[in-house]
RNA sequence: GCGGGUGUAGCUCAGCUGGCAGAGCACAAGCUUCCCAAGCUUGGGGUCGCGGGUUCGAACCCCGUUGCCCGCU
Numbered sequence: 001g002c003g004g005g006u007g008u009a010g011c012u013c014a015g016c017u018g019g020c021a022g023a024g025c026a027c028a029a030g031c032u033u034c035c036c037a038a039g040c041u042u043g044g045g046g047u048c049g050c051g052g053g054u055u056c057g058a059a060c061c062c063c064g065u066u067g068c069c070c071g072c073u
Stems, first nucleotide, its partner, number of pairs: 001072007010025004019056001027043005049065005
């Protein structure tokens, strides 16, 4: 230099042929308990790597760019 994969909540990851951004764990509050743990209920938390484009509408399609991983030269 070229090609491929990947980037979504604090962490691990879903997200169906473009139509309200989610789960588990973690965190906070409550219930329960003498206390802790476990269990149950509720809640907070998002520029969907970044910048543009297409579209009535983009995590999803297109272009550029960038971190990480793999391969080629």
Molecule: transfer RNA
Organism: Desulfobulbaceae bacterium